[in-house]
Context: one part of a larger RNA
RNA sequence: CGCUGGAGCAUUGAGGGGAGUCUUCAUUAGUACGAGAGGACCUUAAAGAACAUACCAAUGGUCUACCAGUUCUUCUUCCAAGGGGAAACGCUGGGUAGCUACGUAUGGAGCGGAUAAGUGAUGAAAGCAUAUAAUUACGAAGCCCACCCCAAGAUGAGUGCUCCCCAUUAGGCCGCGGCAAGACAAGCCGAAGAUAGGCAUUAGGUGUAAGCCUUGCAAGGGGUUCAGCCGAGAUGUACUAAAGGCCGAUUGAU
Numbered sequence: 001c002g003c004u005g006g007a008g009c010a011u012u013g014a015g016g017g018g019a020g021u022c023u024u025c026a027u028u029a030g031u032a033c034g035a036g037a038g039g040a041c042c043u044u045a046a047a048g049a050a051c052a053u054a055c056c057a058a059u060g061g062u063c064u065a066c067c068a069g070u071u072c073u074u075c076u077u078c079c080a081a082g083g084g085g086a087a088a089c090g091c092u093g094g095g096u097a098g099c100u101a102c103g104u105a106u107g108g109a110g111c112g113g114a115u116a117a118g119u120g121a122u123g124a125a126a127g128c129a130u131a132u133a134a135u136u137a138c139g140a141a142g143c144c145c146a147c148c149c150c151a152a153g154a155u156g157a158g159u160g161c162u163c164c165c166c167a168u169u170a171g172g173c174c175g176c177g178g179c180a181a182g183a184c185a186a187g188c189c190g191a192a193g194a195u196a197g198g199c200a201u202u203a204g205g206u207g208u209a210a211g212c213c214u215u216g217c218a219a220g221g222g223g224u225u226c227a228g229c230c231g232a233g234a235u236g237u238a239c240u241a242a243a244g245g246c247c248g249a250u251u252g253a254u
Stems, first nucleotide, its partner, number of pairs: 001153001005164007015150004021049004026044001033038001051107005059101004066094005071086006110145001112144002118138004165252001169249001171247004176190004195241003198237005204230003211224005
């Protein structure tokens, strides 16, 4: 821009894409078969591999400044306590949310349809024979459908419901606060408000802060103290910030 008034939701599915895998054990059955050695079709059931999709409750990983320890150096005049730097975390031990696999869950179901090679029934031409000429039945991991996803620009532009028509409405856009959404667009939520920040409480992490008291000659230890500190999590709370602006059919061809 189109889809012939303008919108918001919900849909049909022409068409397209994805998937489709394999192995082993048990059973039937040591049966059929076979002199024996050996050893099935068919059936039922189980376990698994790889692959695919989703997810983070548990397990594991990461978590670049969340906590602690620690060495050298510099600064805060000194002590103590701290800040900066140490190859783009100095090193080390842990680690929430999130993201993840090594983890968890699920999937590949059909006694559907038409067939290939192939196998038949009936059966003439051709008194026989013949699966074929008329008729008719089977037959594959393959084809079509079934399963999952996209899908009306399917210009062949479909369908249903609801709303609006002289007010700037139905609605939409920009802006603003944001997000388990995101390259950018887009999507989703948001004053009829918990959207973000702050604050309070809390989960969780780290592991018992500083100061003071005490003990020891001291390094240190103990008490106050399961403390102190804390990114993303949860709940609560309008304290702060979410001001506002614009577009928009004129009852719809002849």
The part of an RNA shown here (large-subunit ribosomal RNA, domain VI) has 254 nucleotides and comes from Trochiscia hystrix. Its mean pLDDT, the model's own confidence on a scale to 100, is 85. It matches the Rfam family "Bacterial large subunit ribosomal RNA". The organism belongs to Trochiscia, within Eukaryota. It is recorded under the gene name rrl.